Predicted 3D model of a 74-nucleotide RNA (transfer RNA) from Candidatus Wirthbacteria bacterium CG2_30_54_11.
Its Rfam family is "tRNA". By type it is a transfer RNA. Rfam's curators write: Transfer RNA (tRNA) molecules are approximately 80 nucleotides in length.
NCBI's taxonomy places the organism under Bacteria, Bacteria candidate phyla, Candidatus Wirthbacteria.
RNA sequence: GCGCCCGUAGCUUAAUUGGAUAGAGUUCCUGGCUACGAACCAGGCGGUUGGGGGUUCGAGUCCCUCCGGGCGCG
Numbered sequence: 001g002c003g004c005c006c007g008u009a010g011c012u013u014a015a016u017u018g019g020a021u022a023g024a025g026u027u028c029c030u031g032g033c034u035a036c037g038a039a040c041c042a043g044g045c046g047g048u049u050g051g052g053g054g055u056u057c058g059a060g061u062c063c064c065u066c067c068g069g070g071c072g073c074g
Base pairs, nucleotide, nucleotide: 001073002072003071004070005069006068007067010026011025012024013023019057028044029043030042031041032040050066051065052064053063054062
C1' cells in the first nucleotide's frame, strides 16, 4: 500500500428483512438484610450506537469519508 472483519453505558454485550420509548449482565450509588461486612434482595444513575456527511416516512442496521483496533496478502 491492497483486501476482509470489528467499533453500541466505566466493562462484557443483545437488538429479526431498516420499524415503535436502544435492552440485559456487571461495576458504581441508595435502601433492606447483618453485630459489621461479603453474599443475597429491592430500587436508581449511566448511551450524541467511534466522528462527520448522505439515502429513507423511518438508520445501531444501507451508502461515502475519516479515526481507532484485529487478521491476511504484498
Model confidence (mean pLDDT): 80 of 100.
The sequence was found in a public genome assembly.